[in-house]
Context: one part of a larger RNA
């Protein structure tokens, strides 16, 4: 743009995409069948592989925004304590996200119409034949069922609720012009993210918990600095599950979502 006024929400599904796989065990049953040796249909139940979906609570990774330890050098005047560079200097751990090796679920059951083939009832053709009329049954295949997009489905669908009820002038009767009105409702703009290249989607903007920053917790690491005490000393013990602690959970307006402007109109061929 369009879907004959404008708009926020919720939905109908024409269509279209996606899934469709399989073993092995137990059991019925050592039954049917079979001399025997073997051994089922059909029913019922377990548990695997491959595949694929979600998901992080466990398990395992990765975490160059967290802790610690540690070499070598420089700085901080020196000790102490810290920092920089050394692939994140190296090395042991790890939170949130993200992950699979991890967890859970999925194919399925069922309708329907049907193919090979099985069959009923039956003429032509007194028989006979599943076929000519006509009536069942029968696939992992087909439609439907499941899962996920969908009304540019222009056949442009449905529903529920919001909103707009001036004046005047000119006209070739299609409409143009002034002024007054600016609704619902969006967007701009800013704080962000369950979103994500950008846009777009999402929450949120003082009638506020959206970041941030604080206090609390949570989790991590692994006992901090200092100070006593012991030791010659390297280093122990203590005060003390200590100190620090990212992306996590709240709580709290301190700090920033300030103030504000656009668009969209008057009841609808």
């Nucleotide at each position: 743009c369009g879907c004959a006024g404008g708009a926020u929400a919720c939905u109908u599904g024409a269509g279209a995409g996606g899934a469709g796989c399989u073993g092995u065990c137990c059991u019925u049953a050592g039954u049917a069948c079979g001399a025997g040796a073997g051994g089922a249909c059909c029913g019922g139940g377990a548990u695997g592989g491959a595949c694929g979906a979600a998901c992080c609570g466990c398990u395992a990774g990765u975490g160059u925004u967290c802790c610690g330890g540690u070499u070598g050098u420089c700085a901080c005047g020196c000790c102490a304590g810290u920092g920089g560079c050394a692939u994140c200097g190296c090395c042991g751990g790890g939170u949130a996200g993200c992950u699979a090796u991890g967890u859970u679920c999925g194919g399925a059951a069922g309708g329907g119409a049907u193919a090979a083939c099985c069959g009923c009832u039956g003429a032509a053709a007194g028989c006979a034949u599943c076929u000519a009329a006509g009536c069942g049954g029968g696939a992992a295949g087909c439609c439907c069922a499941c899962c996920u997009c969908a009304a540019g489905a222009u056949u442009a669908g449905g529903u529920a609720u919001c909103c707009c009820u001036g004046a005047g002038g000119c006209u070739u009767c299609g409409g143009c012009c002034u002024c007054c009105u600016g609704a619902a409702g969006a967007c701009c703009c800013c704080a962000c993210g369950u979103a994500g290249a950008c846009c777009a989607c999402g929450u949120g903007g003082u009638u506020g918990a959206u970041a941030g920053g604080c206090u609390g917790g949570g989790u991590g690491u692994g006992g901090a600095a200092g100070g006593g005490c012991g030791g010659c000393a390297a280093c122990g013990c203590u005060c003390g599950g200590a100190g620090c602690u990212a992306a996590c959970c709240a709580g709290u307006a301190c700090u920033a979502a300030u103030c504000g402007g656009u668009c969209g109109u008057g009841c609808g061929g």